[in-house]
RNA sequence: GGCGCAUUAGUCAAGCGGUUAAGACGCUGCUUUCUCAAGGCAGAGGCAGGGGUUCGAUUCCCCUAUGCGCUACCU
Numbered sequence: 001g002g003c004g005c006a007u008u009a010g011u012c013a014a015g016c017g018g019u020u021a022a023g024a025c026g027c028u029g030c031u032u033u034c035u036c037a038a039g040g041c042a043g044a045g046g047c048a049g050g051g052g053u054u055c056g057a058u059u060c061c062c063c064u065a066u067g068c069g070c071u072a073c074c075u
Base pairs, nucleotide, nucleotide: 001071002070003069004068005067006066007065010025011024012023018055027043028042029041030040031039048064049063050062051061052060
C1' cells in the first nucleotide's frame, strides 16, 4: 500500500427497511431493614461522523475515523 470484518447507553449485547430500539450488569430515587448488603418497584441514559438511495434508514450503498485480522512491496 491492498483486501476483509467490526463500531448500538458507563460495560456487555439483541434488533438488520416501517410500531415506543429488547435484555443483563452498573447508576439514581422510593420501599424494606436498627444500619449496610441482598430483594421489590420506578426512572435516567444509546444506533462512531458525514453524504447518498428510498415514501421511510440503526438496518442498504459510498467516504471518513477508530479497532482487529489477512496479505503485498521496499530494504